[in-house]
RNA sequence: CCGGGUGUAGCCCAGUUGGUAGGGCGCCUGCCUUGGGAGCAGGAGGUCGUCGGUUCAAGCCCGGCCACUCGGACCA
Numbered sequence: 001c002c003g004g005g006u007g008u009a010g011c012c013c014a015g016u017u018g019g020u021a022g023g024g025c026g027c028c029u030g031c032c033u034u035g036g037g038a039g040c041a042g043g044a045g046g047u048c049g050u051c052g053g054u055u056c057a058a059g060c061c062c063g064g065c066c067a068c069u070c071g072g073a074c075c076a
Stems, first nucleotide, its partner, number of pairs: 001072007010025004019056001027043005049065005
């Protein structure tokens, strides 16, 4: 330098054909317990990497950039 993949909650991941963003773990509160753990019930937490574009409507489609990763090429 060229090409591919990935980027969504604190962590790990879903999200189909564009139509109000979900799960597990963790966290908080309550119940239970002498207390803790386990269990049960409830709850909080997201400008979907970033900047634009298309659209009535974008996590999803298009373009640029950034980060991580894989492969290739080049120089010595």